Overview: Predicted 3D model of a 73-nucleotide RNA (transfer RNA) from Candidatus Nealsonbacteria bacterium CG11_big_fil_rev_8_21_14_0_20_37_68. NCBI's taxonomy places the organism under Bacteria, Bacteria candidate phyla, Candidatus Nealsoniibacteriota. The RNAcentral record of the sequence draws on ENA. Rfam family: tRNA. From the family's description: Transfer RNA (tRNA) molecules are approximately 80 nucleotides in length. Its mean pLDDT, the model's own confidence on a scale to 100, is 81.

């Protein structure tokens, strides 16, 4: 400098235009237990990488940027 991927709760990742943005793990508090684990219930936590466009409607589509990884030169 060039092509390709990737970004979503504390972590790994689901959601390919229209239901309130979700799972599993982690954290909280109850219950269980003499105690811890283990399990069940119940909570809390998100500017969907940033900005601007398309649309009646964008995490999802377009462009521009930032990080990250992998080729090429």
């Nucleotide at each position: 400098g060039g092509g390709c991927g990737a970004g979503u709760g504390g972590c790994u990742c689901a959601g390919u235009g229209g239901u309130u943005a979700g799972a599993g793990c982690a954290c909280u508090g109850c219950a269980u237990u003499c105690a811890c684990a283990u399990u069940g219930c119940a909570g809390g936590g998100g500017u969907c990488a940033u900005a601007g466009g398309u649309u009646c409607a964008a995490a999802u589509c377009c462009u521009a940027u930032c990080u990250c990884g992998c080729c090429c030169a």